Source information: Predicted 3D model of a 75-nucleotide RNA (transfer RNA) from a Puniceicoccales bacterium. Its mean pLDDT, the model's own confidence on a scale to 100, is 80. It matches the Rfam family "tRNA". By type it is a transfer RNA. The RNAcentral record of the sequence draws on ENA.

[in-house]
RNA sequence: GGGACAAUAGCUCAAUGGUAGAGCAGCUGCCUUUUAAGCAGUUGGUUCGGGGUUCGAGCCCCCGUUGUCCCACCA
Numbered sequence: 001g002g003g004a005c006a007a008u009a010g011c012u013c014a015a016u017g018g019u020a021g022a023g024c025a026g027c028u029g030c031c032u033u034u035u036a037a038g039c040a041g042u043u044g045g046u047u048c049g050g051g052g053u054u055c056g057a058g059c060c061c062c063c064g065u066u067g068u069c070c071c072a073c074c075a
Stems, first nucleotide, its partner, number of pairs: 001071007010024004018055001026042005048064005
């Protein structure tokens, strides 16, 4: 320098262009002599940034940022 993939809750990840979810974690309660485990409920989101298309964008298009990998080049 060229290419591919990824970026969404505290973490790991989902999500046909049509109300952003799950597990774990956190909080509250139940249970228990206590802790752990278990059960019930519940909180938590400018979907990496900026534009565009669309009635409507996490999703499609363009530019950029960061990370991972592959190829090429130089030494």